[in-house]
């Protein structure tokens, strides 16, 4: 810092996810040890026990104990008693108990955070100052005594204290009134000082004492510690105000003590707090009310920051204490461990009553993923009383518990290669593990183990001395000095010593992201998975195992923040086409404004105090061995308040211009809008005339109309709508929109003067108006067209395109709806940035008045195109550039513009607008191919124009099905089917059924045992094989070697699986013209160029152009073969000429001319010629030539497509069989046969059969071979064996052809299946199952339905020969060879295939594609729902406990007054205001439930159609309204985000 994921590839856009920090964690494995932190987040759910606030005898009276003197009684060591000390204490009295300690329910502001303000307020205890601390008095707990109750807890009667209570005094002083002086203050007012009336307090009690009274203590004085009043202080508090910090507007009004006044209460104080009477206020879009959530902060975590998120510990602040109220004491509470009342709830009761509150620390149950000890001590720190010791303190300080977290430490160190066993892997050679181990040397942290040992200790008592205080050497109080004591933790930290490598290593990962790779199992199964995605027999993805990565006393998983996320963008995005510009104005609030100049100081900018809490973060120190962690010091804080200064710039006010705006004049311009007249052509429809069968209509028809007279024409007439040319990417208008012509009213917009006003402007949230088409609603009106409807045709259907009718509507006027692809898919304003060309208006100059023209300006409205800009298309002064201003509007895709809610509408519907759920994409643009019922252009026996066939019969052969024990496998559209097989009786052979063998039919190698081992004979058998019997190696250096048979072990074997694991061959597009590469240049990129383009070709053949230049692999050409000649050779081939010789024949001499043979060679190259073409390439035509434009035909098959084919040709990985899926035998079977298909062959006949006569070939084969002549047989053949390894010999008959002769159109003298019967051959064997021969037998079939094949010249079509497999053959098949020897091709609209260019695409598995909608089944969220049951709030009313006021008080009552009586005073009760809970009733929000239903979303191969995407077969889509299983169709109006043609510009 980034990275993976949409595609075939790309670039945008955008979501989705991950690397990373961090947590009060929790789960899973694992677990040595030490430090410092941290641990009830859920149930503010319920709680047994323990302790958690008590203390002070120096405030008081009392009891009780101790001691120690004294007395008594005596029992002689005990009891009582007095006095003294000293300890304990129940009980009245003070202090505290309001603090500490716990939780965060409440609480959206009575609360916090920050600043003010209190001139509106209060404070125990501290501390300072100032003045005092006189004098009287009735009580009453304790106690005694009676007595009630189960308990709590009382209740009479009587005693007695005080620092309890009370009454007077005195007032420094305070307080109230009142006179007045001074300071302050903006003001109400403060403050401070003087005079004068009123009013207003206290307590004592501890040491100690010299002198005086008293004498027991004491009075008296002095001291400390209280008390009283009041001033200050310090610190806490009370109230006020400002700003600040959640959601939500699907919560738009809210409020009657409400909002304010006067009076009055009441409080420490201000005030509607509160209560009377008066106005009617009071807050709200800068968010009231209302509802959801929520303690707040200092901080924490993240993050560069700006932010986002969070408020565990620790600090500060609220609140809260079993739910709810109250109030009392008090300085201070509406009081956690205080009261009273309700109320739920638990526990005790003798049933009468009573008691409780762990949200203190331990601990327990419950929930819950889940959070510890009922531990030690008050040594220190702190706090309470207390003079003080001292007690008290579950605050704290400590140890325990838990890897919760963070740091440290360690499990050892060096040396050690025979690279050790062992695993694992493997090409089987090795390789890893791995210096890893063992093995040697060495060290002991921590651990066990023995031994020593701190700090945290300050004080605090007692003594002495010395100062201060006093009258005093006293009490006290300081100092110093000595003794004498205080540690829970813990014998702990740390130190020494001893032991022996001894006691200590997990987890997670290993395809990419992401650092780490092998094997074995498994086989869409188990399984994994954070996103992609893995797994269907070779899984680096699942388990496991070796290895390897990563971190480590841990690792990983989940779960949650914040990062990456510029993905809510202030820093920091964006809105033509990706998701986004409101349909369009006008204008409120608000935002923003134009030039000069003067002022202010609001913003603003500077400094200066003040705060900003400690702690935390950052820096520097320092301590603990080091860090974690603590100490200590800076430093830094946004921010808020005050002061004082500056005055550019923004505000504010004043003044002032004129450029912006806006008005004046003088012109000009338009389908601008409103409202009324006209007009004509046209359609219809009526009347007439005049005419006759048809008219309509479509792709073709029909429906429809017409002989009651139609269309068609002609005349008149009538009704309604809409305005042809002009008419132009030409004008107007804000938009929607507006088109015949006058008029009249309205507005706009220019364009020229530059006269007037003086910034009057720009946006515009809400508002309010306008607003295509469809739709409604009241009237009208209706000529075309027409949703709906209905009929006819298409169709599998056709609720549709077509087609005949039609009815709303379409038109008018009034009212309403308020929506569109309402588009330029671009808000509005306003400046500034290069240019060209067109085109409307208007106007200025110029030629010459004018027209015309030409130069120019302003307004607009098009096209090209610079720079820019954009993801690319594009865009480009009319901006999508370059900025301001101010609105709107966006934030994955679906669910969804859907629900509920509300608000508009007469309805139709509009507006506003979620959310569960599911996906990992979903889009733009652009690129390459594919494809298209989209263009162009071109070519092939593609078609067409021919010839001849298949498909119809018989048979032959292959297949498919079937059928068997088996029918052995493979091939399957073209590209499988007379294919593998170039030859299934056995054998082949693999397939059946039956007999047998196991190291095997066949290889290799090791060790053992032997000498055989074939052979030959015999018995059993169907054979394979099994037993007998005979026979008995070779060589040799004599060590052994070969060879063979038997054991035993590696192994051998498999035509078993997988062609979807592979090699190699092979088909197929297609012998189609194509298929790439370098380097350069273009684009962000995939890519393009080049290979397009204009020609030409058979051809990406060539030329010409051109950011291309060049090159390769196909094309051609080089090869074989045949056409022509030359030459050389001349046997076995020829035989002209010469001899010879036969009946005859190159038969023989001899020739080398011919012919042939087979070797070298020429020969053809658009070379020439005209013409045409671009002086080209190249094409037509001619010439010579055997042959001419590639002469013919072969070989030759680019890059790749089909996962095409083929493991049974072979190979070959991997799996699977091993007494069997291997081997051998024997027989059977691939040859079955209802049936279907392909390729054949023979035919159907006279272009023909038959029968004689006669004529001409090529090219191959031959020794297990072709086999001659003679001979036999009617033939198939049989004999017989010359001759040939071949131009010699077999060898010969070619056949159709030719000349003759019957057949004469029949199911035939065609035609031959099919069947008898008798042969012959091969071969161990012809029965399943050969091939020929003869004799007889003589079936379909008369030329073949849709359909469909080949073929353009030596071809098609006919004819006959050969050969290879092979004893034989089922070959009619294949491969080859010659013999005769045609027809046609006008052409390229159409089929089918293919090539190129280009267009559109929602395809890329590429139209056999994608891909919509209903139904049907399951699943899952969710909306409606009769309704049902919670929770919260309003409001009305009844009920109303405690208290607090208030009011009564016949009753009662120690303290003042009075003798008394009685009064004053207070009380108990008794009313009443107010109110907790509770109770009815009626609402408002809001949670769960709910028969049934709605739609929605996801599912493997469900039905039903085919709407969308190509022109997607009717071009889409938008609004709208109507129909229809459904997708949808139709109609009206708008858009192009439509293809193709044509035309304009």
């Nucleotide at each position: 810092a980034g990275a993976a994921u949409u595609u075939g590839a790309u670039c945008c856009u955008g979501g989705u996810u991950c690397a990373g920090a961090u947590u009060g964690a929790a789960c899973g494995c694992u677990g040595a040890c030490g430090g410092c932190g941290u641990g009830g987040a859920u149930a503010a759910g319920g709680c047994a026990u323990g302790c958690a606030a008590g203390u002070c005898g120096a405030a008081c009276g009392g009891a009780a104990a101790u001691a120690u003197a004294c007395g008594a009684g005596c029992u002689u060591g005990c009891u009582c008693g007095u006095a003294u000390u000293u300890u304990u204490u129940a009980g009245u009295g003070g202090c505290g108990a309001a603090a500490g300690g716990g939780u965060u329910a409440g609480u959206a502001a009575u609360a916090c955070a920050u600043g003010a303000a209190u001139a509106a307020u209060c404070u125990g205890c501290c501390u300072u100052c100032u003045a005092c601390u006189c004098u009287g008095g009735a009580a009453u707990a304790a106690c005694g005594u009676u007595u009630g109750g189960a308990a709590a807890c009382g209740a009479g009667c009587g005693c007695u204290a005080a620092u309890a209570c009370c009454g007077g005094a005195u007032g420094u002083g305070g307080u109230g009134a009142u006179u007045u002086u001074a300071u302050c203050a903006a003001a109400a007012g403060a403050u401070a000082g003087a005079g004068u009336c009123a009013u207003u307090a206290a307590a004592g009690u501890g040491g100690g004492g010299g002198a005086c009274c008293a004498u027991u203590u004491g009075g008296c004085c002095u001291u400390g510690c209280g008390g009283u009043a009041g001033a200050a202080g310090a610190g806490g508090g009370g109230u006020u105000c400002a700003u600040g910090g959640g959601a939500u507007a699907u919560c738009a009004g809210c409020u009657u003590g409400u909002u304010g006044g006067u009076g009055a209460g009441g409080u420490a104080a201000u005030g509607g707090c509160u209560c009377a009477c008066c106005a009617a206020g009071g807050c709200u879009a800068a968010g009231a009310c209302g509802u959801c959530u929520a303690g707040g902060c200092g901080g924490a975590u993240u993050g560069a920051g700006a932010g986002a998120u969070u408020g565990a510990u620790c600090g500060c602040c609220a609140a809260c204490a079993c739910u709810g109220g109250g109030a009392c004491u008090g300085a201070g509470a509406c009081a956690c461990u205080g009261c009273c009342c309700a109320g739920a709830c638990u526990c005790c009761u003798a049933c009468g009553g009573g008691a409780g509150g762990c949200u203190g620390c331990a601990g327990u149950c419950g929930a819950g993923a889940a959070u510890c000890a009922u531990u030690c001590g008050c040594a220190a720190u702190g706090g309470g009383c207390g003079a003080a010791a001292g007690c008290c303190u579950g605050a704290c300080g400590a140890u325990g518990c838990g890897a919760c977290g963070c740091c440290g430490u360690g499990u050892g160190a060096c040396u050690g290669a025979a690279g050790a066993a062992g695993g694992c892997c493997u090409u089987c050679g090795g390789g890893u593990u791995g210096u890893a181990a063992a093995a040697g040397u060495c060290u002991u942290u921590c651990g066990c183990u023995g031994g020593g040992g701190a700090a945290c200790a300050a004080g605090a008592a007692u003594u002495a001395u010395g100062c201060a205080g006093u009258a005093a050497u006293a009490u006290u109080g300081u100092a110093u000095a000595a003794u004498u004591u205080u540690g829970a933790u813990g014998g702990u930290a740390c130190c020494c010593g001893g032991u022996a490598a001894a006691g200590a290593a997990g987890c997670a990962c290993c395809g990419g992201c992401u650092a780490a790779c092998u094997c074995c199992g498994u086989g869409c199964c188990a399984g994994c998975a954070g996103c992609u995605g893995c797994g269907g027999u070779a899984a680096u993805a699942c388990g496991g195992a070796g290895g390897g990565u990563g971190c480590a006393a841990g690792c990983g998983u989940u779960a949650a923040u914040c990062g990456g996320a510029u993905u809510u963008a202030u820093u920091g995005g964006g809105c033509g086409u990706a998701a986004a510009g409101a349909g369009c104005g006008c204008g409120u609030a608000g935002g923003c404004g134009g030039g000069a100049a003067a002022u202010u100081a609001a913003g603003u900018c500077a400094g200066a105090c003040g705060u900003g809490a400690a702690a935390g973060c950052c820096c520097g120190a320092g301590g603990c061995u080091c860090a974690a962690c603590c100490u200590c010091g800076g430093a830094a804080u946004a921010g808020c308040a005050u002061c004082u200064g500056a005055a550019a710039c923004u505000g504010g006010u004043u003044u002032u211009c004129u450029u912006g705006a806006g008005g004046g004049u003088a012109g000009g311009c338009g389908g601008a809008g409103a409202g009324a007249a006209c007009g004509g052509a046209a359609u219809u429809c009526c009347a007439c005339a005049a005419g006759u069968a048809g008219c309509g209509g479509u792709g073709a028809a029909a429906u429809g109309c017409g002989u009651a007279g139609a269309u068609a024409u002609g005349u008149g007439g009538a009704a309604g709508a809409a305005c042809a040319c002009c008419g132009g990417u030409g004008g107007c208008g804000a938009a929607g929109g507006c088109g015949g012509u006058u008029c009249u009213c309205u507005a706009g917009c220019u364009u020229a003067c530059u006269c007037c006003u003086g910034a009057c402007g720009c946006u515009g949230a809400g508002g309010c108006g306008c607003g295509a088409a469809a739709g409604u609603g009241u009237g009208g009106g209706u000529a075309g067209c027409a949703a709906a409807c209905a009929g006819g045709a298409u169709u599998a259907g056709a609720u549709a395109c077509c087609c005949u009718g039609g009815u709303a509507g379409u038109c008018c006027a009034c009212a309403c709806c308020g929506u569109a692809a309402a588009c330029g898919a671009u808000g509005u304003g306003u400046a500034c940035u290069u240019g060209g060309u067109g085109u409307a208006g208007a106007u200025u100059g110029g030629c010459u008045c004018a027209a015309c023209c030409c130069a120019g300006u302003c307004u607009g409205u098009g096209c090209c195109g610079u720079a820019g800009c954009u993801a690319a298309c594009g865009u480009g002064u009319u901006a999508a550039g370059u900025a301001c201003a101010c609105c709107g509007c966006c934030u994955g895709a679906g669910g969804a513009g859907u629900a509920c809610g509300c608000u508009c509408g007469c309805a139709a519907g509009g507006g506003u607008g979620a959310a569960a759920c599911u996906c990992a994409a979903a889009a733009g643009a652009a690129u390459u191919g594919a494809c298209g019922g989209g263009g162009g252009c071109c070519c092939g026996c593609a078609c067409a124009a021919g010839c001849a066939g298949u498909g119809g019969a018989g048979c032959a052969u292959g297949u498919g099905g079937u059928u068997u024990a088996a029918u052995u496998c493979g091939a399957u559209g073209c590209a499988a089917c007379g294919c593998g097989a170039a030859g299934a009786a056995c054998c082949u052979u693999a397939c059946c059924c039956a007999g047998g063998u196991u190291u095997g039919a066949c290889a290799u190698a090791u060790a053992g045992a032997g000498g055989a081992c074939a052979g030959u004979a015999g018995u059993g058998g169907a054979a394979a094989c099994a037993c007998u019997a005979u026979c008995u190696c070779u060589c040799u250096u004599c060590g052994g070697a070969g060879u063979c048979u038997c054991u035993a072990u590696a192994c051998a074997g498999g035509u078993g699986c997988u062609g979807c694991a592979u090699g190699g061959c092979u088909g197929u597009c297609g012998u189609c013209a194509g298929c790439u590469c370098g380097u350069g240049c273009c684009g962000u990129g995939a890519g393009g160029u080049g290979u397009u383009g204009g020609g030409u070709u058979a051809a990406g053949u060539c030329c010409c152009g051109c950011a291309a230049c060049g090159a390769g692999c196909g094309c051609a050409a080089c090869c074989c073969u045949u056409a022509u000649c030359a030459u050389u050779a001349g046997u076995u081939g020829c035989c002209a000429a010469c001899a010879c010789g036969u009946a005859a024949u190159g038969g023989u001499g001899g020739g080398a001319a011919c012919u042939c043979u087979a070797g070298u060679g020429a020969g053809a190259c658009u070379g020439c010629c005209u013409a045409g073409g671009u002086u080209a390439a190249c094409u037509a035509g001619g010439a010579g030539g055997a042959a001419g434009g590639u002469g013919a035909g072969g070989a030759u098959g680019a890059c790749g497509u089909c996962a095409a084919g083929u493991c049974a040709g072979c190979a070959u990985g991997g799996c699977c069989c091993u007494u069997a899926u291997a081997c051998c035998u024997g027989g059977g079977g691939c040859u079955a046969c209802a049936c279907a298909c392909g390729u054949g062959c023979u035919a159907c006949a006279a272009u023909g059969g038959a029968c004689g006569g006669u004529a001409c070939a090529g090219a191959a084969g031959g020794c297990a071979g072709c086999g001659a002549a003679g001979c036999c047989g009617a033939g198939a053949g049989g004999u017989g064996g010359a001759g040939c390894a071949a131009a010699u010999c077999c060898a010969g008959a070619a056949a159709a052809g030719c000349c003759g002769u019957c057949c004469u159109c029949a199911g035939u003298u065609c035609g031959g299946a099919u069947u008898g019967u008798a042969g012959u051959c091969u071969g161990c064997a012809a029965c399943u199952c050969g091939a020929c021969u003869a004799c007889a037998u003589g079936a379909a079939g008369u030329u073949g339905g849709a359909a469909u094949u080949g073929c353009u010249a030596g071809u098609a079509a006919u004819g006959g020969c050969g050969u290879g497999u092979c004893a034989g053959c089922a070959a009619u098949a294949a491969c080859g060879c010659c013999g005769u020897g045609a027809a046609u091709a006008c052409g390229u609209u159409c089929c089918c295939g293919g090539g190129c260019c280009u267009u559109g695409u929602a395809c890329a598995c590429a139209c056999c594609g994608c891909c919509c909608g209903u139904c049907a089944c399951a699943u899952c969220a969710c909306g409606g729902g009769a309704g049902u049951u919670g929770g919260u709030u309003u409001u009305a009313c009844c009920c109303g406990a405690a208290g607090c006021c208030g009011u009564u008080g016949a009753c009662u009552c120690a303290a003042c007054c009075g003798c008394a009586a009685g009064g004053a005073g207070a009380g108990a009760g008794g009313c009443g205001u107010c109110u907790a809970a509770g109770g009815u009733g009626a609402g408002g929000c809001u949670g769960a439930u709910g028969a049934c239903u709605a739609g929605g979303a996801u599912g493997a191969a469900g039905u039903c159609g085919u709407a969308a995407c190509a022109a997607g077969g009717u071009a889409g889509c938008c609004c709208u309204a109507c129909c229809g299983g459904a997708a949808g169709g139709u109609g009206g109006g708008g858009c192009u985000g439509g293809a193709u043609c044509a035309c304009c510009u």